[in-house]
Molecule: transfer RNA
Organism: Candidatus Peribacteria bacterium RIFCSPHIGHO2_01_FULL_51_35
């Protein structure tokens, strides 16, 4: 320098032929249970989907640029 993959909650990920409210597990907080803890059960908080712009009535999803990590090639 060229090509490709990934980036969504604290962590690991799902969600993509655009459609109504963005989810799961673990973790965390509170409550129940227990003498207490763990396990289990219930409730809840936490994200504007790496960033910016564009297309559209509507974008996590499509397009452009850009940042980071990784892989391949030179």
């Nucleotide at each position: 320098c060229g090509g490709g993959a990934c980036g969504u909650a604290g962590c690991u990920c799902a969600g993509u032929u655009g459609g109504c409210u963005a989810g799961a597990g673990c973790g965390c907080a509170c409550g129940g249970u227990u003498c207490g803890g763990g396990a289990c059960c219930g409730u809840g908080a936490g994200g504007u989907c790496g960033a910016a712009g564009g297309u559209u009535c509507g974008a996590g999803u499509c397009c452009u640029u850009u940042c980071g990590u990784c892989c391949c090639g030179a």